[in-house]
RNA sequence: GGGGUCUUAGCUCAGUUGGUAGAGCGUCUCGUUCGCAACGAGAAGGUCAGGGGUUCGAACCCCCUAGACUCCA
Repeated sequence: GGGGUCUUAGCUCAGUUGGUAGAGCGUCUCGUUCGCAACGAGAAGGUCAGGGGUUCGAACCCCCUAGACUCCA
């Protein structure tokens, strides 16, 4: 320098027709307990990496940029 894959909640990751953004863990509250742990119930938490485009409508399609991993030179 060129190619490929990836970027979604605090962490690890789902999300196949383009049509209301999700799970587990963690955090907080409540219940149970003398208390802790564990368990049960509930809640908070998101610019879907950034920008632009297509579309009635984009996490999802197209382009550019940044970053991570990897392959070739």
Model confidence (mean pLDDT): 80 of 100. Predicted 3D model of a 73-nucleotide RNA (transfer RNA) from an uncultured Verrucomicrobiota bacterium. Its Rfam family is "tRNA". By type it is a transfer RNA. Its family is annotated with triplet codon-amino acid adaptor activity in the Gene Ontology.